The RNA shown here (transfer RNA) has 71 nucleotides and comes from a Candidatus Pacearchaeota archaeon.
The sequence is in RNAcentral, with records from ENA.
NCBI's taxonomy places the organism under Archaea, Nanobdellati, Candidatus Pacearchaeota.
[in-house]
RNA sequence: GGGUGCGUGGUUCAAUGGUAGAAUACCUGCCUCCAGAGCAGAAGACGGGGGUUCGAUUCCCUCCGCGCCCA
Numbered sequence: 001g002g003g004u005g006c007g008u009g010g011u012u013c014a015a016u017g018g019u020a021g022a023a024u025a026c027c028u029g030c031c032u033c034c035a036g037a038g039c040a041g042a043a044g045a046c047g048g049g050g051g052u053u054c055g056a057u058u059c060c061c062u063c064c065g066c067g068c069c070c071a
Stems, first nucleotide, its partner, number of pairs: 001070007010024004018054001027041004047063005
């Protein structure tokens, strides 16, 4: 330089154009002498910009970051 894939809570992953979810972690409560386990609850995210669309995490373009292949 060319090609290709990925980017979503702290972490690991879903969501094939119509309310962004789960597990785990953290926090609070119940339980316990205390802690852990268990139960209940709360908080927390779509990499940036632009386009298409009534509507975009999803489709298109571009930039940024990461991985793989070729040179």